This is a predicted structure of a 91-nucleotide RNA (c-di-GMP-I riboswitch aptamer) from a Gemmatimonadota bacterium.

[in-house]
RNA sequence: GUGCGACAAAGGCAAACCCGGCGAAAGCCGGCGACGCAAAGCCACGAGGCUACCGUGCGCGAGAGCGCGCCAUGCCAGUCGAGCCGCCGAC
Numbered sequence: 001g002u003g004c005g006a007c008a009a010a011g012g013c014a015a016a017c018c019c020g021g022c023g024a025a026a027g028c029c030g031g032c033g034a035c036g037c038a039a040a041g042c043c044a045c046g047a048g049g050c051u052a053c054c055g056u057g058c059g060c061g062a063g064a065g066c067g068c069g070c071c072a073u074g075c076c077a078g079u080c081g082a083g084c085c086g087c088c089g090a091c
Base pairs, nucleotide, nucleotide: 004089005088012037013036018031019030020029021028022027035078041084042083045081046080047079048076049075050074055070056069057068058067059066060065
């Protein structure tokens, strides 16, 4: 240095619920809180998943509108892979 990850050491992150805010939503930010995590650090490049405002097709309706389907440029990194950075040091 690399691989590896221990009933090691020092620490770190923070699920769900709830509260406040942003957003059409998915979801995100902050607070509380810990389910867990050796990358649960960063990153939307690949795969996968979520939402559907706008748009669009069909239907209903006098109308205003409503319902269903499709649609990502939106979202998820704690779904997986890739890339980058990284604490410690047993076997």

The model forms 100% of the base pairs in the Rfam consensus.